[in-house]
Context: one part of a larger RNA
Molecule: small-subunit ribosomal RNA, 3' major domain
Organism: metagenome
RNA sequence: UGACGGGGGCCCGCACAAGCGGUGGAGCAUGUGGUUUAAUUCGACGAUACGCGAAGAACCUUACCAGGGUUUGACAUUUAUGUGCUAAUUGCAGAGAUGCAAUGUUCCUGAAGUAAUUUGGGACGCAUAGACAGGUGCUGCAUGGCUGUCGUCAGCUCGUGCUGUGAGGUGUUGGGUUAAGUCCCGCAACGAGCGCAACCCUCGUUCUUAGUUGCCAUCGGGUAAUGCCGGGCACUCUAGGGAGACUGCCGGAGUUAAUUCGGAGGAAGGUGGGGAUGACGUCAAGUCAGCAUGGCCCUUACGUCCUGGGCUACACACGUGCUACAAUGGCUGGUACAAAGGGCUGCCAAGGAGCAAUCCGGAGCGAAUCCUAAAAAGCCAGCCUCAGUUCGGAUUGAAGGCUGCAACUCGCCUUCAUAAAGUCGGAAUCGCUAGUAACCGCAGAUCAGCUACGCUGCGGUGAAUACGUUCCCGGGCCUUGUACA
Numbered sequence: 001u002g003a004c005g006g007g008g009g010c011c012c013g014c015a016c017a018a019g020c021g022g023u024g025g026a027g028c029a030u031g032u033g034g035u036u037u038a039a040u041u042c043g044a045c046g047a048u049a050c051g052c053g054a055a056g057a058a059c060c061u062u063a064c065c066a067g068g069g070u071u072u073g074a075c076a077u078u079u080a081u082g083u084g085c086u087a088a089u090u091g092c093a094g095a096g097a098u099g100c101a102a103u104g105u106u107c108c109u110g111a112a113g114u115a116a117u118u119u120g121g122g123a124c125g126c127a128u129a130g131a132c133a134g135g136u137g138c139u140g141c142a143u144g145g146c147u148g149u150c151g152u153c154a155g156c157u158c159g160u161g162c163u164g165u166g167a168g169g170u171g172u173u174g175g176g177u178u179a180a181g182u183c184c185c186g187c188a189a190c191g192a193g194c195g196c197a198a199c200c201c202u203c204g205u206u207c208u209u210a211g212u213u214g215c216c217a218u219c220g221g222g223u224a225a226u227g228c229c230g231g232g233c234a235c236u237c238u239a240g241g242g243a244g245a246c247u248g249c250c251g252g253a254g255u256u257a258a259u260u261c262g263g264a265g266g267a268a269g270g271u272g273g274g275g276a277u278g279a280c281g282u283c284a285a286g287u288c289a290g291c292a293u294g295g296c297c298c299u300u301a302c303g304u305c306c307u308g309g310g311c312u313a314c315a316c317a318c319g320u321g322c323u324a325c326a327a328u329g330g331c332u333g334g335u336a337c338a339a340a341g342g343g344c345u346g347c348c349a350a351g352g353a354g355c356a357a358u359c360c361g362g363a364g365c366g367a368a369u370c371c372u373a374a375a376a377a378g379c380c381a382g383c384c385u386c387a388g389u390u391c392g393g394a395u396u397g398a399a400g401g402c403u404g405c406a407a408c409u410c411g412c413c414u415u416c417a418u419a420a421a422g423u424c425g426g427a428a429u430c431g432c433u434a435g436u437a438a439c440c441g442c443a444g445a446u447c448a449g450c451u452a453c454g455c456u457g458c459g460g461u462g463a464a465u466a467c468g469u470u471c472c473c474g475g476g477c478c479u480u481g482u483a484c485a
Stems, first nucleotide, its partner, number of pairs: 001485002003482003007479007015469002019432005026323008034314002042053002064309007073132001077131008088103006107122006134298002137296003143292002145287003148283001150281001155194006161170003174185003200275004205243007214233002219230003246269001249263005325425001329384007341372003346365002351360003391422001396417007438461007
């Protein structure tokens, strides 16, 4: 100087407490361990692995296994020699890769030649040989880059000066204050840098500019009805530019300060809400399988092509979720209100068929103009009356639909039948402080299809509680002890 203490002081954080809803019990989904297996590819392992890499494992993907092929190679550059075609189509053999055969096509250019053609060069392909390719093989403890975490915590340092033999200290401590090393005051310090804050995006108010969306607001026309039409940009909206919030104003407290408490005005008030933004560093944290890369290793194989299988196994254990156990509910009918997205090998309307999945059909739309589209919870009626039930839907049987070369291993959806466990969950444990939790649906990426109940967004309905900081956990500052570094 640090680190540590079941030392002290001060202070924060959904850390506890106060509340609300869960997990742990059930069924299923998904990830992991274990076991099994020819293979169940690999990585990730307290917090910071386990719906994680994977925003899509039937083939492909695919790295694994079995079998069948191949060796200048599936891919790149290049040398030498030889050759002249290549692509494509068809047939046969084969599981296919591939092999064999047939058809077939025929580039640019110099020279010679009337032309046919010959010859030289180039491009492209093939064959042989050589340089080399290739490796998701190893090492994340050789690395770059990127990422997680402490932590959006308020810290981490430097120059000069002063001080100490020195390591170092001071500044950065102290008194206040703040979300903040934020600011004020004081001080052998005076300044500065990286962080904090602000500058950026978005939501909330308003003005303005602009109207192929919106409006009968105003005028006219038309309809069973609808901005449907003429017309108009007032309003709504859209998207560009401004304004607006700064403790600016008033009062109290305070050291006349920083600041804090109350108030006015205001759409918004003391960081207005949310996002992006992550200091010096820590964990030899993670990743050689995203990519790049040193070294090592393989080179008729640890490369590469193909068919099939596996990654989907199943006594079991754990994590994360979904659905429930019901009456604040379930079912049936009617009826209302979003936002944000996506759409041309696409979204798919009207109409028709089917109980339905879906099919037929074909209008419109490269989209503020059409489609997806129905939002759902809600509201209004009716039935159910506390029951393993009109709760719950697992499992299984049957019949179909769709995608795709192909749904056996191993897809999703529909209908009928079947109806299991489950009556609120031990010890323990998680999230959340407001448009939040909880509940409800909608969309998107990936994607032929889908194992999505996942993930990322979007809106709708919309709470309770916080006395407080003794305790648990994590963190910051000061101080103290130390046989630790």